[in-house]
Context: one part of a larger RNA
RNA sequence: GGAACAACGCUGGCGGCGUGCCUAAUGCAUGCAAGUCGGACGGGAACCGCGCAAGCGGUCGACCGUGGCGGACGGGUGAGGAACACGUGGGGAACCUACCCACGCGCGGGGGAUAACCCCGGGAAACCGGGGGUAAGACCCCAUGGGCUUGGCGGGCGACAGGCUGGCCAAGCAAAAGCUUCGGCUGCGCGUGGUGGGCCCUGCGGCCUAUCAGCUGGACGGUGGGGUAACGGCUCACCGUGGCGAUGACGGGUCGCUGGUCUGAGAGGACGAUCAGCCACACGGGGACUGAGACACGGCCCCGACUCCUACGGGAGGCAGCAGCAAGGAAUUUUCCGCAAUGGGCGCAAGCCUGACGGAGCGACGCCGCGUGGAGGAGGACCCCCUUCGGGGCGUAAACUCCUUUUGCGGGGGACGAAGACAGUGACGGUACCCCGCGAAGAAGCACCGGCUAACUACGUGCCAGCAGCCGCGGUAAGACGUAGGGUGCAAGCGUUGUCC
Numbered sequence: 001g002g003a004a005c006a007a008c009g010c011u012g013g014c015g016g017c018g019u020g021c022c023u024a025a026u027g028c029a030u031g032c033a034a035g036u037c038g039g040a041c042g043g044g045a046a047c048c049g050c051g052c053a054a055g056c057g058g059u060c061g062a063c064c065g066u067g068g069c070g071g072a073c074g075g076g077u078g079a080g081g082a083a084c085a086c087g088u089g090g091g092g093a094a095c096c097u098a099c100c101c102a103c104g105c106g107c108g109g110g111g112g113a114u115a116a117c118c119c120c121g122g123g124a125a126a127c128c129g130g131g132g133g134u135a136a137g138a139c140c141c142c143a144u145g146g147g148c149u150u151g152g153c154g155g156g157c158g159a160c161a162g163g164c165u166g167g168c169c170a171a172g173c174a175a176a177a178g179c180u181u182c183g184g185c186u187g188c189g190c191g192u193g194g195u196g197g198g199c200c201c202u203g204c205g206g207c208c209u210a211u212c213a214g215c216u217g218g219a220c221g222g223u224g225g226g227g228u229a230a231c232g233g234c235u236c237a238c239c240g241u242g243g244c245g246a247u248g249a250c251g252g253g254u255c256g257c258u259g260g261u262c263u264g265a266g267a268g269g270a271c272g273a274u275c276a277g278c279c280a281c282a283c284g285g286g287g288a289c290u291g292a293g294a295c296a297c298g299g300c301c302c303c304g305a306c307u308c309c310u311a312c313g314g315g316a317g318g319c320a321g322c323a324g325c326a327a328g329g330a331a332u333u334u335u336c337c338g339c340a341a342u343g344g345g346c347g348c349a350a351g352c353c354u355g356a357c358g359g360a361g362c363g364a365c366g367c368c369g370c371g372u373g374g375a376g377g378a379g380g381a382c383c384c385c386c387u388u389c390g391g392g393g394c395g396u397a398a399a400c401u402c403c404u405u406u407u408g409c410g411g412g413g414g415a416c417g418a419a420g421a422c423a424g425u426g427a428c429g430g431u432a433c434c435c436c437g438c439g440a441a442g443a444a445g446c447a448c449c450g451g452c453u454a455a456c457u458a459c460g461u462g463c464c465a466g467c468a469g470c471c472g473c474g475g476u477a478a479g480a481c482g483u484a485g486g487g488u489g490c491a492a493g494c495g496u497u498g499u500c501c
Stems, first nucleotide, its partner, number of pairs: 001501003006497005013370006019363002021328001026326003030323003035069003040066004046059005076281003086205007095198003100194007108142004117132006147173007155165003177186003207253003214244003219241008256278004260271004283304005306317004334360001336359003342356001343354004373403004384393003407442001408438006417428001445490005450471003456485005466473002
């Protein structure tokens, strides 16, 4: 000098764009943050009509449940982890993939249940049990097999391989309907391929420590069984005795990694906020279930700590989602508006949901832009300061004259963002912007002035009070302390402190 997720002191007019718990991965009141589908299915409040009533019919269908898809995305955090976690380059003939796209083939027949509901019972509650009873695209069985899988025989290609491509035999394996303007639309099953996503293996690369020198028992390899989507000591039985290490094993410390960011002429050094990719985590620890996908933040089970309810028998909970509270701390925001846009989930759609997101609010936290007026105006007012008492400084500065109105205030008009034939649809927002009116009107501070380093005098103080980045100032004339006048530098900021280059 530059830089920042800064803080502190003094000061503070406006706008745009960014940005805002670096500490306690501490604990959390309250609300919201993931639902949706009646065009899969059963029930059904309410309303209307008829009826004395029981009930029947109709409209609209709240609500309950079954079922489907989604809840594995999106959002948060950086605890752990020195590891194929990340980055980069390869490999998978050892693999998976819901929804979407393309193509091929198919959708025949039957059955038994169970929620909701009704009745009974237990419990303070959370909830639970028994009986009755019902539907489906829920569940089960049979049929058919273009094909897929497994086993056997056999041919070609291929790198010895579970790969590709033909042939034969055997066994196993499918399906679901709904709506319709009757044209069709949306779905369903099997298979092949695609897109995108994921999983596994591997070369290389990126911290400190030798005051850590030896480490290792599933340890290294083999055979076989199990397991997985799949390879593998992943796991297990048996067998062998290996494997790693000064090119730093093992141990300890520290840490999310990267694109990048800051600095620097570069080489390098430091860092990893915001945005983006990957990883890991979701009160601490462990576990599996469901599923195409999880070992699952707002799912389940167990143990633990903590908080809450309780009728003491037993239950409920998890903000590292958005706000917000407490605590910690030098320190970090609104319990705001909207789904109008973009995107996501569900739905044929209408639409519903969406604290993702779009916006607004708060903070000079940062960057950028603008303003606090412009021109004229005396050898030069007053105050104040200095003085050799002559004068000098403040100083064209003010007053005063003329002018302007950015911004401000008031009034009028008023968007783009909105796409899709028309129509309709804007949170922001009566905002931006435009026009008119008013009036210089409402808007300047902070640090420094001994040298480094730009800027000097007076008074006070008297090694005191104090200053200080280094050198050093202060003990009676202090340009270094304090105040004043003046000056210098920056400016809605200016200084200080700590951090990095």
The part of an RNA shown here (small-subunit ribosomal RNA, 5' domain) has 501 nucleotides and comes from a soil metagenome. Model confidence (mean pLDDT): 87 of 100. It matches the Rfam family "Bacterial small subunit ribosomal RNA". Its family is annotated with ribosome and structural constituent of ribosome in the Gene Ontology.